[in-house]
Molecule: Lysine riboswitch aptamer
Organism: mouse gut metagenome
RNA sequence: GAUAGAGGUGCGGCUGCGAUCAGUCACUGUCUGGAGAGUGCUUGACUCUGUGAAAGACAGCAAAAGGCAAUGCCGCCGAAGAACAGAAUGUAAGCGGUUCUGAUUCUGGUGUUGUACUGAAUAAGUACCGCACUGUCAUCAUGUGUGAUGGAGAGCUAUC
Numbered sequence: 001g002a003u004a005g006a007g008g009u010g011c012g013g014c015u016g017c018g019a020u021c022a023g024u025c026a027c028u029g030u031c032u033g034g035a036g037a038g039u040g041c042u043u044g045a046c047u048c049u050g051u052g053a054a055a056g057a058c059a060g061c062a063a064a065a066g067g068c069a070a071u072g073c074c075g076c077c078g079a080a081g082a083a084c085a086g087a088a089u090g091u092a093a094g095c096g097g098u099u100c101u102g103a104u105u106c107u108g109g110u111g112u113u114g115u116a117c118u119g120a121a122u123a124a125g126u127a128c129c130g131c132a133c134u135g136u137c138a139u140c141a142u143g144u145g146u147g148a149u150g151g152a153g154a155g156c157u158a159u160c
Base pairs, nucleotide, nucleotide: 001160002159003158004157005156008077010076011075012074013073014072018068027060028059029058030057031056032055036048037047038046040095041094042093043092080107081106082105083104084102085101086100087099088098089097108134109133110132111131112130114128115127116126117125118124136151137150138149139148140147141146
């Protein structure tokens, strides 16, 4: 360097039963109210508005998106995730969002207490600290079962 493998509640993608969102938003009616309101945010523009804005009460009607996710399928073992940078998309413009690229940096894997952030959320996720389990290599010890310490996937095992 090439090829083939291992880790296990292993990783990613698609599907979307179902719950949540929510008796909420919107809409309609009545009443109060009395100058603002509208798009993810800002500026601009535009639109609605004293023929009554926002907001509130009651009655009626009544969602969806994003997020989660049963099941099934597919691709895999830097699987992948995060940060950062660049590009594209989109916009009137900027930001955010989304997609793509880059070993530039961090993380061996899983679970979990705590904290912070995202989130409608007590769901879920991400980051960090700690703990537990687990794979692997090195060194030392050993009662050959294992234990201790240290390391990192740019690793480990096998073959060539």